Context: one part of a larger RNA
RNA sequence: AUCAGGCUAGGGAAUUCGGCAAAUUAGCCCCGUACCUUCGGUAGAAGGGGUGCCAGUCUCGUGAGAGGCUGGUUGCAAUGACUAGGGGUCCUCGACAGUUUAAUAAAGACCUAGAUGGCAGCUAGUCCGAAAGGAUUUGUACUGCCGUCGAAUCCUGCCCAGUGCCGGUAUCUGAAUCCCUUUUACAAGAGGUGGAAGGACCGGUAAACGGCGGGAGUAACUAUGACUCUCUUAAGGUAGCGUAAUACCUUGCCGCUUAAUUGGCGGCUUGCAUGAAGGAUCAACGAGGGAUCUACUGUCCCAACCUAAAGUCCG
Numbered sequence: 001a002u003c004a005g006g007c008u009a010g011g012g013a014a015u016u017c018g019g020c021a022a023a024u025u026a027g028c029c030c031c032g033u034a035c036c037u038u039c040g041g042u043a044g045a046a047g048g049g050g051u052g053c054c055a056g057u058c059u060c061g062u063g064a065g066a067g068g069c070u071g072g073u074u075g076c077a078a079u080g081a082c083u084a085g086g087g088g089u090c091c092u093c094g095a096c097a098g099u100u101u102a103a104u105a106a107a108g109a110c111c112u113a114g115a116u117g118g119c120a121g122c123u124a125g126u127c128c129g130a131a132a133g134g135a136u137u138u139g140u141a142c143u144g145c146c147g148u149c150g151a152a153u154c155c156u157g158c159c160c161a162g163u164g165c166c167g168g169u170a171u172c173u174g175a176a177u178c179c180c181u182u183u184u185a186c187a188a189g190a191g192g193u194g195g196a197a198g199g200a201c202c203g204g205u206a207a208a209c210g211g212c213g214g215g216a217g218u219a220a221c222u223a224u225g226a227c228u229c230u231c232u233u234a235a236g237g238u239a240g241c242g243u244a245a246u247a248c249c250u251u252g253c254c255g256c257u258u259a260a261u262u263g264g265c266g267g268c269u270u271g272c273a274u275g276a277a278g279g280a281u282c283a284a285c286g287a288g289g290g291a292u293c294u295a296c297u298g299u300c301c302c303a304a305c306c307u308a309a310a311g312u313c314c315g
Stems, first nucleotide, its partner, number of pairs: 002309001004307003008303001010301002014299001019296001027051005036041001038151001052073009074078001086294007093286002098110002114149007125136004153280003157212003162209002164205005171200003179192004213231005240274001241271001252268006
C1' cells in the first nucleotide's frame, strides 16, 4: 500500500455531479398527532414518556399463565447482546397494485380499471387454411372482434378544403367475352351497341390522418387597444396551462430561499415551435427525477490508532 472491520478531540456536507458510503432511528406499551383529502386516508405523521430485578397485595383465567397497585433496589446503559423505520417540506412524471430489456436500463416505458370510435343479426364480423375444414363458439349486440386514450374530478372548442373511410347517383367516363355491322374464299383486322367495379359528380364523417393567419388605424400624459378597416382561409387556437420532460434568444424579468444560486419554488408571459382523448387539476401510492430543512455522522478539514486476511520483506 490492498482488502474486511472497529474507534476518534473540535467542526458538522465545508466533500461530491449528487449526503454516494457511513452514521442516526429502531421492538413493545401509554400519551399525542398538522396541512390536505376521492372522507378511506394522510398516520408508525410529527413530537413526548415508559421498559431491569425483588417483595407485598389485588383482579382475571379450570389451568399453564396474564395484568394492575404500593414499596424497595443495582448499573453509564434494562427491546442492556441479537433483532429492529431517520424524519419534515416543496415541485415533477406516472393515478394506484402489477409487468419488463435471463447477462449494463425497473423507469416517465408496458399493463390496468375506466372512457371512447369502428365492424358484425349469425350461412354474421375477425382470424388460420389454394381447399375441405377449423378458432372466436355449444357464444349471439349487457356479445365477439379491431383501434385509440388511460383511475376519479372539471372539461373536451372551430375546420370535411386536402388525404382517407362510409353512403348516394339522372348524366358522363369505363375492360374483356357475347352480340351487331363491315372487311376477307375463311380469318386476323376495323367500327358499333351495351355496360360491372372504380372514377367524375353529390352528400356525410375529426375520441378518422390531420389543420387551427397577416397588415394598418384607434381612448383627453404616455403606454395599451375593448373598437374600426383591409387582405385572406376549410377554419383562423376557444377553455385552460405556460421560460414548461415543450422557450431559440435565456443564467428572460420580479419575489422567496443563500454571505454568494446557470439550481429550486411562487408569479408575469405574443408560447423560436403550448393546447384539448387529450387539456387542466389531483388525495393516496413510487428502490422514478429535481430542490430544501432538521437530526446524524471520518464524505470532508486531516488525519491518528487498533483488529482480521492475503501478499511483500526479514529469518
Large-subunit ribosomal RNA, domain IV from Candidatus Natronoplasma sp., 315 nucleotides, folded computationally. Its Rfam family is "Bacterial large subunit ribosomal RNA". Rfam links the family to the GO terms ribosome and structural constituent of ribosome. Model confidence (mean pLDDT): 85 of 100.